[in-house]
RNA sequence: GGGCGGUUAGCUCAGUGGUAGAGCAUCGUCUUGACGUGACGAGGGUCAUAGGUUCAAAUCCUAUACCGCCCA
Numbered sequence: 001g002g003g004c005g006g007u008u009a010g011c012u013c014a015g016u017g018g019u020a021g022a023g024c025a026u027c028g029u030c031u032u033g034a035c036g037u038g039a040c041g042a043g044g045g046u047c048a049u050a051g052g053u054u055c056a057a058a059u060c061c062u063a064u065a066c067c068g069c070c071c072a
Base pairs, nucleotide, nucleotide: 001071002070003069004068005067006066007065010024011023012022013021018055026042027041028040029039030038048064049063050062051061052060
């Protein structure tokens, strides 16, 4: 330098155009003599950045940045 894949909650990841989710973690209540386990609930997101297409974009297109793999 070229090709491919990835970037979504604190972490690991779903989500193939129509209200952004799960598990774990955090916080609260209940339960316990206490801790843990368990039950119920809550908070937490500019969906990497910018632009485009569309009535509507995390999702489609382009560029850029970063990470990984392959080729040279």
A computed fold for a 72-nucleotide RNA from Parcubacteria group bacterium CG10_big_fil_rev_8_21_14_0_10_35_15, annotated as transfer RNA. It matches the Rfam family "tRNA". Its family is annotated with triplet codon-amino acid adaptor activity in the Gene Ontology. The coordinates come from a structure-prediction model, not an experiment, and the mean pLDDT is 84.